[in-house]
Context: one part of a larger RNA
């Protein structure tokens, strides 16, 4: 000087409690992990920091496993064979899963592109993340780290980087053997909240006023169409810009930095989300992203590569993320009916989003249009919700697992049932031990949707809105983090 402490002292934090909430833990189903099984059930990852994770939702491809067949895409060098033929391909029958001339059986073609041997290359989702890059993730979402001058000790180090008071904060006041700075916090970028004030706008509306309907008491009311006209930009869209800076006031406080109330303000928790994010680590992960990479192994009976079938889905059994419930604050029926991110066809050599008529119980299927998109799908007429009946606490119209049967749809292929409708079948679950997660305001938490994967398939994730609580507004008791003090036979 650190590391530790069942040492004091201060300060924080829903990956800590508390006051509460939704839960998970128990059922059934999904899915990831292990273990068992198999010809194979390819594999990495294993407290926090593996286990709906490797964007990993695998029928084939993907692939790396297992069975089993095929091709070199073995450059170049040398040497051998060699126009009297190096070598290539091929019917037909045998063999084969196979119309693989893969081998035989037969005899045709073809012409120096190859064969063969040695030397060397070249492939590899072989192997080493304990040889490495560069990526991530974690110490750590805290506030901490560092050097120049100077001072202080022999030194190695210390001061600065502090007794207090603040702060989300090494944030600032203040103190002051220091002084003046650097990263990092924050400033900054990004969204999402204001703006009747600018500048527009038939791809986006209003509002009049023709035109053709409905109801009409002849006032009106409501729908729909019009580049036939007109005016405007609240609302929508996007650029400039401006708006908070805790301003004012008023307690508390060194009357400093700040705190707390209350004004006015669209907006006073860093407004609210988020991006970025330090020195120093770790034998963290990734060689299966990579034509990033070293060594090592393999290289024609290949651990290259391709084709056919399997598997990655196997099931006494343990575990982790989920989904649907276990029902009246409900289920089913019918009527109401109100979003916001999005995303959509021609090069990748291929078919995207789909309206509207018919058909058909559905799911689908066919005929037409739209659209390279604020013009079309789309007002994405979502769900949850609201109203009216039905049911009556009964494994019941709660639940919808297993299964049987038909019929579409995607794809060359659906058997180990891709998904989908229809119909029967109708299981375990009556609110979950002991543990244990996540949250503090438009937030749990219900509730549907886009998107990514995508031929087809979401219970996953990543976004979007709809409906919206209860319950702190604190503390350091557990769990842990930052100091500072202090013991140590530890480094």
């Nucleotide at each position: 000087u650190g590391a530790c402490g069942g040492a004091a002292g201060g300060g924080c934090a829903c990956c800590a409690c508390c006051a509460g909430g939704a839960g998970u833990g128990g059922a059934g189903c999904c899915u990831g992990c292990g273990g068992c099984u198999u010809a194979a059930u390819u594999u990495g990852a294993c407290u926090c920091a593996a286990c709906a994770c490797g964007g990993g939702g695998a029928a084939a491809c993907u692939c790396a496993c297992c069975a089993g067949g095929u091709c070199c895409a073995g450059a170049c060098a040398u040497g051998a064979c060699u126009a009297g033929g190096a070598u290539u391909g091929a019917c037909a029958g045998a063999u084969u899963g196979a119309u693989a001339g893969c081998u035989c059986u037969u005899u045709c073609u073809u012409g120096a592109u190859u064969c063969u041997a040695u030397g060397g290359g070249u492939g590899g989702u072989g192997g080493u993340g304990c040889a490495u890059g560069g990526c991530c993730g974690u110490u750590c979402u805290u506030a901490g780290u560092u050097g120049g001058u100077g001072g202080a000790g022999c030194g190695a180090u210390u001061u600065g980087u502090c007794u207090g008071g603040u702060u989300a904060a090494u944030u600032c006041c203040g103190u002051u053997a220091a002084c003046g700075a650097a990263c990092g916090a924050g400033a900054c970028c990004u969204u999402a909240a204001c703006c009747u004030g600018c500048u527009a706008a038939a791809u986006a509306g209003u509002c009049a006023g023709g035109c053709c309907g409905g109801c009409u008491u002849u006032g009106g009311c409501u729908g729909g169409u019009c580049u036939c006209c007109g005016a405007c930009u609240u609302c929508u869209u996007a650029g400039a810009g401006g708006g908070a800076c805790u301003g004012u006031c008023g307690g508390c406080g060194u009357c400093u930095a700040g705190u707390c109330g209350a004004c006015g303000g669209a907006a006073g928790u860093u407004u609210g989300a988020g991006g970025c994010a330090a020195u120093a680590a770790c034998a963290g992960g990734u060689c299966u992203g990579u034509g990033a990479u070293g060594c090592c192994c393999u290289u024609a009976g290949a651990u290259g590569u391709u084709c056919u079938g399997g598997g990655c889905c196997g099931c006494a059994c343990g575990c982790g993320c989920g989904c649907u419930a276990c029902a009246c604050u409900g289920a089913c029926a019918g009527a109401g009916c109100c979003a916001g991110c999005g995303a959509g066809u021609a090069c990748u050599u291929c078919u995207c989003c789909u309206u509207g008529g018919c058909c058909g119980g559905a799911a689908g299927g066919u005929c037409u249009g739209g659209g390279u998109a604020a013009u079309c799908u789309u007002g994405u007429g979502a769900a949850a919700c609201u109203c009216u009946g039905u049911c009556g606490u009964g494994c019941u119209g709660g639940g919808g697992a297993u299964a049987g049967a038909g019929c579409a749809u995607u794809g060359c292929a659906a058997u180990u049932a891709u998904u989908g409708c229809u119909c029967u079948u109708c299981a375990a679950c009556g609110a979950g031990g002991a543990a244990u997660u996540c949250c503090u305001a438009g937030u749990a938490a219900g509730c549907g949707u886009g998107a990514g994967u995508c031929a087809u398939c979401a219970g996953c994730u990543c976004g979007c809105g709809u409906u919206g609580a209860u319950u702190a507004c604190g503390u350091c008791c557990c769990u842990g983090c930052c100091c500072u003090u202090u013991g140590u036979a530890c480094a």
Small-subunit ribosomal RNA, 3' major domain from Shewanella canadensis, 491 nucleotides, folded computationally. Rfam family: Bacterial small subunit ribosomal RNA. The source organism's lineage runs through Bacteria, Gammaproteobacteria, Alteromonadales, Shewanellaceae and Shewanella.